[in-house]
Molecule: Lysine riboswitch aptamer
Organism: marine eukaryotic metagenome
């Protein structure tokens, strides 16, 4: 620098489904001295809050997801799992902690792309991702055997075996 090809990975629009008849809200009824992860302070509320149940009131977003399109960075592209830290972030504020999410950091693992199933994870999902395990197809290099082929022989083709991108050319 350059290949693998339903290659990857993102940005943005446009449509669908979908979350979801869920929350918020608003009306009822109910528990009974305190209420929301813990502690502690504050503020509300005590005619009540939280919390629980019905309503033929009311009624949505969002992150994911699909399907066209568009532009951008790329072939360890990019995914993932495990540790920690630092930073932001969610549980009414605050303060410390726990538990979740996200962004960076190491270290390992996987060439790549599709399919099943089982079991696990994420999530509102049975969509969607993704991990282990098979399978198959491709690419690559390495060793065997075979073809062009003739005297040998380079490229190239084909079977078969294994290996791994810190690779091949």
């Nucleotide at each position: 620098a350059g290949a693998g090809g339903c290659g990857c990975a993102g940005u943005c629009c446009u449509u669908c489904a979908g979350a979801a008849g869920u929350a918020a809200c608003c009306g009822g009824c109910g528990c009974a001295a305190g209420g929301a992860u813990a502690c502690g302070g504050a503020a509300c509320c005590a005619u009540a809050u939280u919390c629980g149940c019905c309503g033929c009131g009311a009624g949505a977003a969002a992150g994911g997801g699909a399907a066209g399109g568009u532009c951008u960075g790329c072939c360890g592209a990019a995914g993932u799992u495990u540790c920690a830290g630092a930073c932001c972030u969610g549980u009414u504020c605050c303060g410390u902690a726990a538990c979740g999410g996200g962004u960076u950091g190491a270290a390992g693992c996987u060439g790549g792309u599709c399919c099943a199933a089982a079991c696990g994870g994420a999530u509102a999902a049975u969509a969607u991702c993704u991990g282990u395990u098979g399978g198959a197809c491709u690419g690559u290099c390495a060793c065997a055997g075979g073809g062009c082929a003739g005297a040998c022989a380079g490229a190239u083709c084909c079977u078969g075996u294994g290996g791994a991108g810190c690779g091949c050319u």